[in-house]
Molecule: transfer RNA
Organism: Candidatus Aminicenantes bacterium UBA4820
RNA sequence: UGGGGAGUAGCCAAGCGGUAAGGCAGCGGCCUUUGGAGCCGCCAUUCGAAGGUUCGAAUCCCUCCUCCCCAGCCA
Numbered sequence: 001u002g003g004g005g006a007g008u009a010g011c012c013a014a015g016c017g018g019u020a021a022g023g024c025a026g027c028g029g030c031c032u033u034u035g036g037a038g039c040c041g042c043c044a045u046u047c048g049a050a051g052g053u054u055c056g057a058a059u060c061c062c063u064c065c066u067c068c069c070c071a072g073c074c075a
Stems, first nucleotide, its partner, number of pairs: 001071007010024003018055001026042005048064002051061002
């Protein structure tokens, strides 16, 4: 530098135009002598960033950013 792939919560992860599932962790409560376990509730006005299309975008388009793989160049 070129080609391909991936960016969603602290971590993992679903979604594939109709308005963000689930698990772990965390917080509050119940229970318990205490702890753990168990049970109940809460936890993304938002999907790497900025634009565009659309009634509606995590999803489609454009340009960037980061990471991974392959190839190339230099040494």